The prediction has a mean pLDDT of 88. Predicted 3D model of a 329-nucleotide part of an RNA (large-subunit ribosomal RNA, domain IV) from a Chitinophagales bacterium. The organism belongs to Chitinophagales, within Bacteria. The RNAcentral record of the full RNA draws on ENA.
[in-house]
Context: one part of a larger RNA
RNA sequence: CCGUGGCUAAGGAACUCGGCAAAUUAACCCUGUAACUUCGGGAUAAAGGGUCCCCGCAGCAAUGCGGGGCGCAGUGAAAUGGCUCAGGCGACUGUUUAGCAAAAACACAGGACUCUGCUAAAUCGAAAGAUGAUGUAUAGGGUCUGACACCUGCCCGGUGCUGGAAGGUUAAGGAAGGGGGUCAGCCGCAAGGCGAAGCUCUCAACUGAAGCCCCAGUAAACGGCGGCCGUAACUAUAACGGUCCUAAGGUAGCGAAAUUCCUUGUCGGGUAAGUUCCGACCUGCACGAAUGGUGUAACGAUCUGAGCACUGUCUCGGCCACGAGCUCG
Numbered sequence: 001c002c003g004u005g006g007c008u009a010a011g012g013a014a015c016u017c018g019g020c021a022a023a024u025u026a027a028c029c030c031u032g033u034a035a036c037u038u039c040g041g042g043a044u045a046a047a048g049g050g051u052c053c054c055c056g057c058a059g060c061a062a063u064g065c066g067g068g069g070c071g072c073a074g075u076g077a078a079a080u081g082g083c084u085c086a087g088g089c090g091a092c093u094g095u096u097u098a099g100c101a102a103a104a105a106c107a108c109a110g111g112a113c114u115c116u117g118c119u120a121a122a123u124c125g126a127a128a129g130a131u132g133a134u135g136u137a138u139a140g141g142g143u144c145u146g147a148c149a150c151c152u153g154c155c156c157g158g159u160g161c162u163g164g165a166a167g168g169u170u171a172a173g174g175a176a177g178g179g180g181g182u183c184a185g186c187c188g189c190a191a192g193g194c195g196a197a198g199c200u201c202u203c204a205a206c207u208g209a210a211g212c213c214c215c216a217g218u219a220a221a222c223g224g225c226g227g228c229c230g231u232a233a234c235u236a237u238a239a240c241g242g243u244c245c246u247a248a249g250g251u252a253g254c255g256a257a258a259u260u261c262c263u264u265g266u267c268g269g270g271u272a273a274g275u276u277c278c279g280a281c282c283u284g285c286a287c288g289a290a291u292g293g294u295g296u297a298a299c300g301a302u303c304u305g306a307g308c309a310c311u312g313u314c315u316c317g318g319c320c321a322c323g324a325g326c327u328c329g
Base pairs, nucleotide, nucleotide: 002323003322004321005320006319007318008317010315011314014313019310027051028050029049030048031047036041038147052069053068054067055066056065057064058063070074082308083307084306085305086304087303088302089300090299094106095105110145111144112143113142114141115140116139122131123130124129148295149294150293151292153225154224155223158222159221160218161217162216163215164214167213168212169211173207174206177203178202179201180200181199182198185194186193187192226244227243228242229241230240253287254284265281266280267279268278269277
């Protein structure tokens, strides 16, 4: 000097990003127990008291009652909850980054939409076949949301999906008809020309499905949910009016929020003092309703703020034990 452990006057979080670590608490019995609540809980809430030995009595006993005794100390060692208040998030028990993350992430019961009529849809597989399922729509697959309570507004213009089939467009195929090559034949003195059928190359009117265009529906499908100007008898503000644009202009609820830049917003609370915290306000840079909104008892090795208790975290150090290092041998 390091590691592990024990004790420590007075103070008691002044430490620190933060009570991290440590300490406190602890078992069993008795008394007692708040807000809130989904009436189950909360709850071992909190807050108090007792616990050993001997004798007597009661009792089968466990044990209870009475009397007495000892110690600093009777759950005499060890093992063995610290507690409370308020808020965020997630309902909960669960799951997860084997080896830096256990969470507010995933899952979840519940909710909704959608596909699927059975040789089901979906999935694996060149296929046979298999799973689905020895199931049958109260079933099975996919997607979103995520207990419960109260709710879930407006927009179908775009994209997607579903339905429609009058019209437009449209492939292969079919094809009226046209053009070219070839050549039996014909014409010609010749050169050459014409040229049926067949074969062949090619153009092609017309015909021709789905799709797309088109017409509807659909947002718990992907998504979206305005601007400017004026106006009330103090001022301020604007219930009100005008105007432009849009598919429609954000409803309820919440709001400086896990979302607020300006910002340590302003006011109130807590502190002697509070960029955090709690309650409000609303000027929402840039909340908002199953990419769910707002609440919520219970729960949490969750996150944030406060308090009580407790302490070597600290003021500020000290001492001791054991084990290393180091020195000597």